[in-house]
This record gives sequence, C1' cells and structure tokens, in this order.
RNA sequence: CGGCGGUCGCCGCCUAAUCACCGUGAAGGUGAGCCGGGGACCCAGGUAGUCGGGGUGAAUCCGCGCGGUGCGGUAGGGCGUGUUCCGGCCCGAACCCGUCAGCUAACCCGGUCGGCGGUCGGCGCGGAGGA
Repeated sequence: CGGCGGUCGCCGCCUAAUCACCGUGAAGGUGAGCCGGGGACCCAGGUAGUCGGGGUGAAUCCGCGCGGUGCGGUAGGGCGUGUUCCGGCCCGAACCCGUCAGCUAACCCGGUCGGCGGUCGGCGCGGAGGA
C1' cells in the first nucleotide's frame, strides 16, 4: 500500500414503517408525519342469497392430476441504488374480519416491522465532479 472479514461512528438506500417527548434504561406510552381500514348526503350500482362475502398484499385466474395440499402456465410484482429500452433471472405466498363492508365530509379504528452498502448482461439518455 492492497485484498477479504468483523465491530463502532457518520452518511446513504429500499420500505407506510420516520421524528419528537415521557420513561435511568428496556418494555411501554403520548403527539406529529406516513400507510391502511370503517363510515353520510350526492353519485354509482343494483335485485337478492351461502358454491357466503369483504380486507391487507404483486400474489389472481386457467389447465392437468387427484385417496393425499402435486405439476405446468398466467394477471401481476421484484432483482443493476439517476434513468429508458432489449434480454436474463426470481416471486406469483401468507394472514385478518366473521355473515358485515361501493364511493364517502365530519367522525371512528388499526399499523409504524424489517433489510441493505449494491454483485444480472447489453445498448442508450441524463447528471455530479475534474482538466
């Protein structure tokens, strides 16, 4: 001096998931911000029903198989930390309400976790900085 790994601090990124205060601290609480749900008039939609329905989420739908929850696709979502396009790869779950839910002012309720330091190829566009 360089490579790899770890820790601390600072800075930054994804996500709604941050900030402030109380608490010795932790747990927890309060407020703000952000995200989601419920909830009138008006509007929309209507006939209804149970093979219930609805909500969060990208995560639906189709085909095959079926004694057994399996296989293949698919709407859709994600992966290069400025970004378009082409290609490649991955996911396509889970949970909640409980027979009730369109929109929705006022109002009410809930959430505020986690992960990372960029390691998919190509072709472009743009920007910072320097000379």